The RNA shown here (FMN riboswitch aptamer (RFN element)) has 112 nucleotides and comes from a Clostridiales bacterium. Model confidence (mean pLDDT): 84 of 100. RNAcentral holds the sequence, with entries from Rfam and Ribocentre.
RNA sequence: UACAGUCUUCGGGACAAGGUGUAAUUCCUGACCGGCAGUAUAGUCUGCGAGCAAAAGCUGAUAUGGUGCAAUUCCAUAACCGACGGUAAAGUCCGGAUGAGAGAAGAUAUGA
Numbered sequence: 001u002a003c004a005g006u007c008u009u010c011g012g013g014a015c016a017a018g019g020u021g022u023a024a025u026u027c028c029u030g031a032c033c034g035g036c037a038g039u040a041u042a043g044u045c046u047g048c049g050a051g052c053a054a055a056a057g058c059u060g061a062u063a064u065g066g067u068g069c070a071a072u073u074c075c076a077u078a079a080c081c082g083a084c085g086g087u088a089a090a091g092u093c094c095g096g097a098u099g100a101g102a103g104a105a106g107a108u109a110u111g112a
Base pairs, nucleotide, nucleotide: 001112003111004110005108006107007106008105009104010103017029018028019027031092032091033082034081035048036047037046038045043080044079051058052057062078063077064076065075066074084095085094086093
């Protein structure tokens, strides 16, 4: 120095209001939410995590216009997406989960 190592802490949000019904935050009208890194600020670009699988591996969704050197990231408008188990059919409730985790911050001074 902060490259490697070791350790500590942190590390996912959301159905208001109403309708039907014996029963629904699950259906209907409508409302609301958005992990991490990169890049002009991103749920929908690229990559990663989560999820599934014995493993190889698989795995969602955006357009148009504007500004600008630069934005599918900003602004305007209109869209779209969301694991598994439970239960009146769930992105939002309960559960696996006081879990796991991309990673973020800090400490240390073992190696280099």